[in-house]
RNA sequence: UUCUUAUCAAGAGAGGUUGAGGGUAAGGCCCUAUGACACCUCAGCAACCUGUCAGCAUUGACAAGGUGCUAAUUCCUGCAGGUUUAUAGAACCUGAAAGAUAAGAG
Repeated sequence: UUCUUAUCAAGAGAGGUUGAGGGUAAGGCCCUAUGACACCUCAGCAACCUGUCAGCAUUGACAAGGUGCUAAUUCCUGCAGGUUUAUAGAACCUGAAAGAUAAGAG
């Protein structure tokens, strides 16, 4: 860096260093000198892989070793289809695309 599969409406923050941006991109909206992003320490959440136990098996319970995560639904929208309404507008539903994470493969 590419591919495959699964999940993405729940959950979980304090301190320190630093000092201006951040939320992937665009539009919106939001966070931010009452300190962003990043890093470190500690704490926590969850349970993908993993371990133990039970089960013929689908699977379930427990643990927390490898990851991950701890503002806002992946913050919302964009693209396609549909429903309601009154045509405009709006609201809602489904899917795609993109992204994130895990596991596996190249």